The RNA shown here (Bacterial RNase P class A) has 388 nucleotides and comes from a Candidatus Sumerlaeota bacterium. The coordinates come from a structure-prediction model, not an experiment, and the mean pLDDT is 76. Rfam family: Bacterial RNase P class A. Rfam classes the family as a ribozyme. A source record names the gene rnpB.

RNA sequence: GGAGUGGGCCAGGCGGUCGCCGGCCGGAGCGCUUUCGCGCACCGGCGGGAGGAAAGUCCGAGCUCCACAGGGCAGGAUGCUUCCUAACGGGAAGGCGGGGCGACCCGACGGAAAGUGCAACAGAAAAUAUACCGCCCGCCGGGGCUUCGGCCCCACGCGGGUAAGGGUGAAAUGGUGAGGUAAGAGCUCACCGGCGCCGUGGCGACACGGCGGCCUGGCAAACCCCAUCCGGAGCAAGGCCAAAUAGGGAGGGACGCGGUGGCCCGCCGCGCCAGGACCUCCGGGUAGGCCGCUCGAGCCGUUCGGCGACGGACGGCCUAGAGGAAUGAUCGCCACGGGCGGGCGCAAGCUCGCUCGACAGAACUCGGCUUAUCGGCCCACUCCGUAU
Numbered sequence: 001g002g003a004g005u006g007g008g009c010c011a012g013g014c015g016g017u018c019g020c021c022g023g024c025c026g027g028a029g030c031g032c033u034u035u036c037g038c039g040c041a042c043c044g045g046c047g048g049g050a051g052g053a054a055a056g057u058c059c060g061a062g063c064u065c066c067a068c069a070g071g072g073c074a075g076g077a078u079g080c081u082u083c084c085u086a087a088c089g090g091g092a093a094g095g096c097g098g099g100g101c102g103a104c105c106c107g108a109c110g111g112a113a114a115g116u117g118c119a120a121c122a123g124a125a126a127a128u129a130u131a132c133c134g135c136c137c138g139c140c141g142g143g144g145c146u147u148c149g150g151c152c153c154c155a156c157g158c159g160g161g162u163a164a165g166g167g168u169g170a171a172a173u174g175g176u177g178a179g180g181u182a183a184g185a186g187c188u189c190a191c192c193g194g195c196g197c198c199g200u201g202g203c204g205a206c207a208c209g210g211c212g213g214c215c216u217g218g219c220a221a222a223c224c225c226c227a228u229c230c231g232g233a234g235c236a237a238g239g240c241c242a243a244a245u246a247g248g249g250a251g252g253g254a255c256g257c258g259g260u261g262g263c264c265c266g267c268c269g270c271g272c273c274a275g276g277a278c279c280u281c282c283g284g285g286u287a288g289g290c291c292g293c294u295c296g297a298g299c300c301g302u303u304c305g306g307c308g309a310c311g312g313a314c315g316g317c318c319u320a321g322a323g324g325a326a327u328g329a330u331c332g333c334c335a336c337g338g339g340c341g342g343g344c345g346c347a348a349g350c351u352c353g354c355u356c357g358a359c360a361g362a363a364c365u366c367g368g369c370u371u372a373u374c375g376g377c378c379c380a381c382u383c384c385g386u387a388u
Base pairs, nucleotide, nucleotide: 001384002383003382004381005380006379007378008377009376010375012334013333014332015331016330017329018328020049021048023046024045025044026043027042029040030039031038032037051359055370056369058368059367060366061365062364063234064233065232066231075230076229077228078227079226080094081093082092083091084090095109096107097106098105099104110225111224115223116222117219118218132166133165134162135161136160137159138158139157141154142153143152144151145150174192175191176190177189178188179187193215195212196211197210198209199208200207201206238291239290240289241288248282249281250280251279252278260274261273262272263271298317299316300315301314302313303312304311305310336357337356338355339354340353341352342351343350344349
């Protein structure tokens, strides 16, 4: 200098003008109220007002209401180990497997000897054995040679052995080599892989070593089995206050008119009861208002323990809480990056003008994950080249 790997951070700055949201203080006005005070709109001032993901709503919690003896079934999620955490399907450190020259990266990574099932096409055969070409032996047949004992060659068929080689496939019955054999074969042996047992190391996943019999194919992101965990709904949760109107309940129930029903089927009157406009009170719910609402598993710094995730101690800080919902617009200067054009310069480049500047947007709160993102800065490390 080039090419990379891992991690952390920022998310333009300053000023002017005009606005938006909510808070506090002061002033003056109107309405209500016995007072304290409350409400509505106005003016002035002060200080506050999005993010690293506020997003997706994918996991886990807090909180609230509902349900709930206990256990099981069904269903769902997770799945190497140890640790962290309120918890997690998250994180840290490791193990094993795979990739990369490397820094590093990736992995649903329990069980296929409980059972059921699946494997297109090709291929003889896809899990239980089988044999298409081939290899080998025997019989029958033909030919050649012969010292007449026999030997050699060829080929259709038949019977048998074999799985070395070929061929098919994503995958073919442990791999390589040697011995062995008619040809072959874990048939035997060595090494390797796998399995089982033992020993050593490690908390553990596992690693290393020894011995053994020779070997039981793949798929569980197929059903399934095993282990662990899981009640439901969500701030439109939920709580409090509480109009108008219409129902409900209790009490009262007038002058006059009418006598509607019952006591009272002869009629009338009186009396009593019910009913009854209306009045007062009570209760539930609605509109509306208030709370929930932001002090919390909080943030920052120092320090201690730990490889680390993280935890402890001490000190400091308060940081939007509104409702379909504000956090903006514009101008100037400066900075950075991209594009276009002009000037200077041999070139690298310098300079001027114009233009563009990422993803996105709190809605009860928190811990994660995932996804989106212009541009820039810092730290550690790896490989290559060059110079000393």